RNA sequence: GGCGGGUUCGGCUAGCGGUCAGGCCGCCGCGUUCUCAGCGCGGAGACAGGGGUUCGACUCCCCUACUCGCUA
Numbered sequence: 001g002g003c004g005g006g007u008u009c010g011g012c013u014a015g016c017g018g019u020c021a022g023g024c025c026g027c028c029g030c031g032u033u034c035u036c037a038g039c040g041c042g043g044a045g046a047c048a049g050g051g052g053u054u055c056g057a058c059u060c061c062c063c064u065a066c067u068c069g070c071u072a
Base pairs, nucleotide, nucleotide: 001071002070003069004068005067006066007065010025011024012023013022018055027043028042029041030040031039032038048064049063050062051061052060
């Protein structure tokens, strides 16, 4: 250089065109407890960037960036 895969809350991960973008851990608050932990309830928090297709894009296409693999 060429080819292919990946990129979603702080972390791990689900989501195959119309979901309030879900779950677990963590975090915050409240309750329970003498306190902590644990447990219960509630809450905040994410689609790598840009463009295109479409009535509608996390999802399809292109480019860029980063990353992993194969190859010369």